Background:
Predicted 3D model of RNase P RNA and transfer RNA as a complex of 439 nucleotides.
[in-house]
Order: sequence, then structure tokens, then C1' cells
RNA sequence: CGAGUAGACUGGAUGGUCGCAGACAUGAUCGCCGCGAGGCGGUGUCUGAGGAAAGUCCGAGCUCCAUAGGGCAGGGUGCUGGGUAAUACCCAGUGGGGGCAACCUCAAGGAAAGUGCCACAGAAACAUACCGCUCCGUAACGGGGACCACCCCGCGCGGGGUAAGGGUGAAACGGUGCGGUAAGAGCGCACCAGCGGCCGGGCGACCGACCGGCUAGGUAAACCCCACCCGGAGAAAGACCAAAUAGGAGGGGGAUGACGUGGCCCGCUGAACCCCUCGGGUUUAGGUCGCUUGAGGCCACCGGCAACGGUGGUCCCAGAUAGAUGGCCAUCCACGACAGAACUCGGCUUACAGGUCUACUCGCCCG
RNA sequence: GCGCCUAUAGCUCAGGGGAUAGAGCACCGGCCUCCGGAGCCGGGUGCGGGGGUUCGAUUCCCUCUAGGCGCA
Repeated sequence: CGAGUAGACUGGAUGGUCGCAGACAUGAUCGCCGCGAGGCGGUGUCUGAGGAAAGUCCGAGCUCCAUAGGGCAGGGUGCUGGGUAAUACCCAGUGGGGGCAACCUCAAGGAAAGUGCCACAGAAACAUACCGCUCCGUAACGGGGACCACCCCGCGCGGGGUAAGGGUGAAACGGUGCGGUAAGAGCGCACCAGCGGCCGGGCGACCGACCGGCUAGGUAAACCCCACCCGGAGAAAGACCAAAUAGGAGGGGGAUGACGUGGCCCGCUGAACCCCUCGGGUUUAGGUCGCUUGAGGCCACCGGCAACGGUGGUCCCAGAUAGAUGGCCAUCCACGACAGAACUCGGCUUACAGGUCUACUCGCCCG
Repeated sequence: GCGCCUAUAGCUCAGGGGAUAGAGCACCGGCCUCCGGAGCCGGGUGCGGGGGUUCGAUUCCCUCUAGGCGCA
């Protein structure tokens, strides 16, 4: 210098001006309403979107229902160890796959508990033999040898052996080679793969050495088995206040248990009520709380490979309810992407113009 | 805001690992008719996008997109 890998940060800047939302102040001072407490406005000060605020895919907090209880059903997770409030997340490792490498990637328990499926093709898809190879027997037929008896070969038939070779398939009963055999075959041997045993290392996943016999198809993001986890609903949760009034008609259920309770049963709670339909009243998103101080941010030190934890210091950083965060002007630059809170966090996933930094790998050149 | 569902032909729907993806209506061509309709015969049109599991995916899993429903 070129090519690449991993990670972190940023997401127009400055000034002026006019607006918007929230909090606080408004003392002797301003306007309006109210008897008043006070409210509204005005004024002043401060604050005012994101790394994803998004998707709602996971995990929690919080609230209500039993303090969330037992069983069935159902759902989720799935190499090991750790982190965490918790997780399907994160960190460190193991094994498989990819890359020359830095590094990336994997839903990665069990197919030797059982069941199912493996289309077409193929003999056979999990226990079978189509062609082939080979042995034995053989009435007849053909050929050959022989004086004859008889013998040999071929074809055919019958009975075995074989799983090397051909062929089919995504997949064919461990692979390659040598020996061996009638032909073959882990039948024997060497190496490799797999399985089992044992020894050593590691907390463990697993790794390494030795020995053994020869071998066990795939599929669990099919049912299933094993281990662990899961009660439900969700801020329109829920609590309080106010206005209006009234409650009615019909049907059904109810101490043999309404409602809570969403699939079922039990249990708990313990109401005279509950559900459906019809036709009405009030409000016109009625008001207040929940509502933002939180598993919070930043800095330093300590422990840990790390995720993370501990201690100390410091800071307060949107809180609306028709919903604020915007418009204009000037200067500058690299000319500005994806996009906007609505109970709150921790993750994941998805979208994203441009820019900055760090570490590492490979190649070439120079010293 | 929260919870949930769906996506297969132009429309309405079947199909839940191996079929040439099927049915009705619609559409196109031919026959019939003076012309049109009806009728008869024949035909085309395809699994929302991407990734994964599997020998094989419309079907199973993940993710994105689009549409829809309910909740004071």
C1' cells in the first nucleotide's frame, strides 16, 4: 500500500428569532373568574425522543384474581460450566461444518424403549436375492474323448453357498488394500471410521493411549422418551372521586354452589345473585392517582480470562391524554439515513446515508 | 396501547411431507345461431418474501411483509 476479519463510537454543528409541552416560582407588583380556598392566563428560570422509541419474538417488575394450591391436558427449553431478578439472552469452553488465516457458523439430549414414514426407481428401504459368481446332483438333448464300461464340456432342471461385481436410489447392511476361499465374506491382517471395556487428564461437555469382537441405515423443526421450566390476565391492568339515575320486560342458570376461572377435574373464596336478548338513563374519550427515582446513568478502585459482581463518590435525565419536542434566518461542513416516547426495565430481531477509532490476519514492496 | 387471526387461480374455498396442487363461479378458444344469451366440447391462470430442517416443503420451524378482528 492492497484485500479482509472482529469490536466500539457517532447519527449535522454554532448563533439568533417565533412557537409547543412539563416542572418550579410569581414575595410588596400584572389581567380574568371565584365569598373563599384556589383556578386560568401572563411573566421568569430549568428541562424536553432513539440506537433502534419499531416488530411485540422472549424474559421480568408492577396490578388484580387463593398467599397462586393439587392432578390431567397443553406449551416451552435442550453440548458443558458460569453470569443474571429472569430468559430462548450474555460470557468462557467442548464437538461438527466453512475459511490460507484473522475469524465465522450450528434448535448440538435420545434412533441400542416403542410406534410411524422413507414417494419414484429397485430383488430388497431393515431383513431380502433380479442379473451374476460358485458347489453338489441329474432323466433327457447337443458336442468331444474312448473298443466298451465310462469320462469331460455346454444347455436345461433340482438343491445349496455367497453378498465381492452389475443395476436402482438421497440412502443398500463399515471403507481401502493385501491375504484367503469352490466362489465369497472381518474369514485373517494393516490403516481409518464406529461401538464397548479399561487407564490417564479435565468440575464438566470432552480429549488421549491401550484392548476387544466385528458393526449398529435415515428421520424426533414425525409421534414419542428423558431432564428442567411454565397459574391466568394485562396499564383499556387496577384504585379513588364526581355526574346521572332506575331500573324495567322476556328467557335461562344458581347452596346439587353464581362470580373469580382462560381447556378439564379437584380445592379455595362464598353471592343471592349471575348470563343472554329487547328497550332506556348519564357521560361524549368525566376527573385524580397509577406516571416516572429506576434490577437508573456516569466516574474511580477492587475481584473475575470474561459476562458480571462489590465498595465509594456524583447526577436527576420527557411524562402527554387528541396527545409537546417544530418553523424561519445566518454561517460552516463530510450536505445529513432509518425513523419518533405513551406503565417500566433486560434481551433478541428487523430498518439505517455518511463518518471516526481500536485490535488482528493474509499478500506485495522498502528499511 | 394491549391481545389475537389470516395469506393457495381474477373471486370464494379444499388440500397438513412425495399427485401433473383440486372444486365452483369468472376468463379464453371452438361448435350451435342471422346475431347475442343459454347449452355442448376443450384450455390457461398458482402456494406473500427470505432463511432453515429433510433425500424431498404449499404443508414443519424461524423471520419479515401485507391485510383483518377484538378490548373503556